[in-house]
RNA sequence: CACAUCCAAGGGCAUAACCCGUGAAAGCGGGCGACGCAAAACUACAGGGCCUAAUGACGAAACAUCGUCGAUGGUAGCCAGUUGCCAAG
Numbered sequence: 001c002a003c004a005u006c007c008a009a010g011g012g013c014a015u016a017a018c019c020c021g022u023g024a025a026a027g028c029g030g031g032c033g034a035c036g037c038a039a040a041a042c043u044a045c046a047g048g049g050c051c052u053a054a055u056g057a058c059g060a061a062a063c064a065u066c067g068u069c070g071a072u073g074g075u076a077g078c079c080a081g082u083u084g085c086c087a088a089g
Stems, first nucleotide, its partner, number of pairs: 012037002018031005035077001041082003047079002049075003056069005
């Protein structure tokens, strides 16, 4: 210097459930809590996937509503991109 999770040390993050707030929802923020994570750090118009479907369009309707489509809403703890700590060997 490179590789990289098979070793050590010190640390870091925080899933589900539950509570509060927010939102149409998905979800997000806070608390609690640890399923896990070597990038569970950052990036969400300009890669793919996935979730939701308010406004809108179309259709139905008992005129209350319901169904289908649809991202302009989300997800980086789905893949991806960018950056990057320690360390046996």

Model confidence (mean pLDDT): 80 of 100. Predicted 3D model of an 89-nucleotide RNA (c-di-GMP-I riboswitch aptamer). It matches the Rfam family "c-di-GMP-I riboswitch aptamer". Rfam's curators write: GEMM was predicted in a large-scale screen for bacterial structured RNA regulatory elements. The sequence was found by an Rfam model in a public genome assembly.